[in-house]
Predicted 3D model of a 94-nucleotide RNA (SAM riboswitch aptamer (S box leader)) from Pseudactinotalea terrae. The sequence was found by an Rfam model in a public genome assembly. Rfam family: SAM riboswitch aptamer (S box leader). Gene Ontology term of the family: regulation of gene expression. Of the family's consensus pairs, 96% are formed in the model.
RNA sequence: ACACCAUCCAGAGCAGCCGAGAGAUCUGGCUCGACGACGCUGCAGCAACCAUCCGCUUCGUGCGGCACGGUGCUACUGCCAGGACCGAUGGAGG
Numbered sequence: 001a002c003a004c005c006a007u008c009c010a011g012a013g014c015a016g017c018c019g020a021g022a023g024a025u026c027u028g029g030c031u032c033g034a035c036g037a038c039g040c041u042g043c044a045g046c047a048a049c050c051a052u053c054c055g056c057u058u059c060g061u062g063c064g065g066c067a068c069g070g071u072g073c074u075a076c077u078g079c080c081a082g083g084a085c086c087g088a089u090g091g092a093g094g
Base pairs, nucleotide, nucleotide: 002093004091005090006089007088008087013043014042015041016040017039021032022031023030026082027081028080029079044074045073046072049070050069053065054064055063056062078086
């Protein structure tokens, strides 16, 4: 790469750099953007998918807690709709 499982209407910003587009792709909308968006970096934060630990347990692929570790995330319902072999995140494979 690829296939599988689970989730995607909650939550969470400041600064420095960059300099014109951005919100995955296509179409139609809508919204954000020189009062500097998007992106990168730093710190901070949110969350609880995995792991360690703790408690409960009907012992189950169960429930709860913590938030040091591994990820992830920090406009708008994956922004809305349609289409699709759609996309993203985590886990275990590979």